[in-house]
Molecule: Bacterial RNase P class A
Organism: Woeseiaceae bacterium
RNA sequence: GGAGCUAGCUAGACAAUCGCUGUAGUUCGCUAUAGAGGAAAGUCCGGGCUCCUUCGGACAGGGCGCCAGGUAACGCCUGGGAGGCGCAAGCCUAUGGAAAGUGCCACAGAAAAUAUACCGCUGGCGUAGUCUACGGAUUAUCGUUGGUAAGGGUGAAAAGGUGCGGUAAGAGCGCACCACGCGACUGGUAACAGUUCGCGGUAAGGUAAACCCCGCCCGGAGCAAGACCAAAUAGGGGAGUAUGUAGGUUUUAACUUGCACCGUCGGUCCCGAACGGACUCCCGGGUAGGUCGCUUGAGGUGGCUGGCGACAGUUAUCCCAGAUGAAUGAUUGUUCUCGACAGAACCCGGCUUAUUGCUAGCUCCGACU
Numbered sequence: 001g002g003a004g005c006u007a008g009c010u011a012g013a014c015a016a017u018c019g020c021u022g023u024a025g026u027u028c029g030c031u032a033u034a035g036a037g038g039a040a041a042g043u044c045c046g047g048g049c050u051c052c053u054u055c056g057g058a059c060a061g062g063g064c065g066c067c068a069g070g071u072a073a074c075g076c077c078u079g080g081g082a083g084g085c086g087c088a089a090g091c092c093u094a095u096g097g098a099a100a101g102u103g104c105c106a107c108a109g110a111a112a113a114u115a116u117a118c119c120g121c122u123g124g125c126g127u128a129g130u131c132u133a134c135g136g137a138u139u140a141u142c143g144u145u146g147g148u149a150a151g152g153g154u155g156a157a158a159a160g161g162u163g164c165g166g167u168a169a170g171a172g173c174g175c176a177c178c179a180c181g182c183g184a185c186u187g188g189u190a191a192c193a194g195u196u197c198g199c200g201g202u203a204a205g206g207u208a209a210a211c212c213c214c215g216c217c218c219g220g221a222g223c224a225a226g227a228c229c230a231a232a233u234a235g236g237g238g239a240g241u242a243u244g245u246a247g248g249u250u251u252u253a254a255c256u257u258g259c260a261c262c263g264u265c266g267g268u269c270c271c272g273a274a275c276g277g278a279c280u281c282c283c284g285g286g287u288a289g290g291u292c293g294c295u296u297g298a299g300g301u302g303g304c305u306g307g308c309g310a311c312a313g314u315u316a317u318c319c320c321a322g323a324u325g326a327a328u329g330a331u332u333g334u335u336c337u338c339g340a341c342a343g344a345a346c347c348c349g350g351c352u353u354a355u356u357g358c359u360a361g362c363u364c365c366g367a368c369u
Stems, first nucleotide, its partner, number of pairs: 001365009012335007020035006037341001041352002044350005049222004055272003058268002061218005066080005081095001082093004096213002101211002103207003118152002120148007128139004160178006179202001180200005185194003226292004236283006244259006261277004299318008
C1' cells in the first nucleotide's frame, strides 16, 4: 500500500423565528414539557391481552429434528460435536432412521443394487500358419465350449485402497498395513472422540429438500378483539328443522324429573362430560356518534456479582408518541464526515429483507527499512 473477515456506534450538528399533537398548570392571554425506526418494512414465527358456556379423548392436519444450555415462549439465541468451504482470519448446515417397507437415479454404459461382460486376459477340443531331430513345439489365426471381473472404456456414482504371494488367467483367494463393522476400555453431563485392545474378510451404492418410520410439541379467532354510553327504527314480514314420551305436583294450564331429539366459534354427519331449549335461511327498515381498550412495560440506562457465552441476580436511576381522513413542518444563518434505506396505529421477543458514514480488532499478499 492492497485484498478480506469479525464486532461496535451512527442515521447530519448548532442557533433563531413561526407552526402542529399529547400531558400538566393557568390570571384563559398563555407557560412548561415530551413527540417515529434500526429496521417502524415483510406479516414469516413466538407470546402478552380480549372474547368464545367450555373441558377431556380419538382420528386427521401442521411444526421441529445432533448434544447441552438460555428464554415467558419460539421454527429464536449461546456454547459444543459431526460434516463441508476457504491459504487464513473465519463462514455454512432442511444435522434422527436407507439392515421395516415402497419409489427414483435422465443420457451414456455390458450392467445402476438379490445389479454385469462391450474391449480385454485365459483353459479344453478342433482348425490354420511356422519350426522340427517327426516325439512334438509355438503363434490365441479362426470356430466352439468354459473360466474371469484384476486392466481399459461409459458415467455424478460401477462389489474398498496399497503392496506381496498365489493362479491357466484372475479375484480378500491368502497375508501385511489402512479403511469398514461389532465389542471392550479410557476421556467427556452428552452428542462424540481415541497413536488403546480384541474379533471379523467385511459392503446391503446414492437419495427421506421422495412417500414413509421414530421422537417431541400444537384449542380457535383477533384491537376492524372486546366493554360501556347515547340516539334512532318497524316489538317488521316469510320459510324450514326440533318441540316427543313416561311419571309427579297442582284450579285443566303451568312447574318439575328421567329418557329421546336438537344445539353448544373456527378440521371431523367421531366419542365422553357439562350446559342449554332452541337453531338455520331469505326480504325489508334504523344507527354509522362518543368514551374506554391506548401505553408503567417479560421496560430503558448505569454499577456490582456469577457465567466461555446467550443470560441471570442485585442495586441505583429514568418515564421515553398515543394520532384517529391520521400530529413533529416551514424559513434563515453557521458548520462538516455533505447525511442512505425510509414514517408508529394494541404491545413485546425474534427472524428475513433494504441501506449511509465512522471506528476497533484480526488474517493474507506485495514493497521498503